A computed fold for a 72-nucleotide RNA from a Verrucomicrobiota bacterium, annotated as transfer RNA. The sequence is in RNAcentral, with records from ENA. Its Rfam family is "tRNA". The family's RNA type in Rfam is transfer RNA. The organism belongs to Verrucomicrobiota, within Bacteria.
[in-house]
């Protein structure tokens, strides 16, 4: 340098163009327990920046970021 693939919660992943973006595991409180763990109940916690198409974008287009694979 071309060519493809990827970005959602702290991590792992969902989500026909339409519901309050959901679930697991962690975090925090909370019930039990002498105290810890286990279990059980509840709470917060996210759609890479910027446009652009749609009545409506996480989903479709373009740029750009960052990451990955390929390729001479």
């Nucleotide at each position: 340098g071309c060519a493809c693939c990827c970005a959602u919660a702290g991590u792992u992943c969902a989500a026909c163009g339409g519901a309050u973006a959901g679930a697991a595991c962690a975090a925090u409180g909370g019930u039990u327990u002498c105290c810890g763990g286990a279990a059980c109940c509840a709470u917060a916690g996210a759609u890479g920046u910027a446009g652009g198409u749609u009545c409506g974008a996480u989903u479709c287009c373009u740029a750009c970021u960052g990451g990955g694979u390929g390729u001479a």